[in-house]
């Protein structure tokens, strides 16, 4: 790097340094010299692992310490598909939207 599984509507600050872009990509729309992004320190949140208990197939509860992670906006929105159902337009077999499902992305664990 690729693979498998799970989750992604909630939650979470301040200071210092740096100095111009950043929010994955495309289109939007936002953040940003009132200093974004990034790095460091402290703090916090709590997804997975971990801790402990019950169960012993899955799971449920819990978490002192710990391993990663995270602390603008639903993964910021959209993209690809769409039967039933809801809804709007239409004379109409049709079309639009919603709900829903994929793809991609992020994180964790596992295996390799």
């Nucleotide at each position: 790097c690729a693979c498998u599984u799970a989750u992604c509507g909630a939650g979470a600050a301040a200071g210092a340094c740096c100095g111009a872009g950043g929010g994955a990509c495309a289109g939007g729309c936002c953040c940003u010299a009132u200093g974004a992004c990034g790095u460091c320190u402290u703090g916090g949140c709590a997804a997975c692992c971990u801790u402990u208990c019950c169960a012993c197939a899955u799971g449920g509860a819990u978490u002192c310490c710990g391993g990663u992670g995270c602390c603008a906006a639903u993964u910021c929105c959209u993209a690809c598909c769409u039967a039933a159902c809801c809804u709007c337009c239409a004379a109409a077999u049709g079309g639009g939207g919603g709900c829903g499902g994929g793809a991609a992305g992020a994180u964790a664990a596992g295996a390799u």
SAM riboswitch aptamer (S box leader) from a Cytophagales bacterium, 112 nucleotides, folded computationally.
Its mean pLDDT, the model's own confidence on a scale to 100, is 80.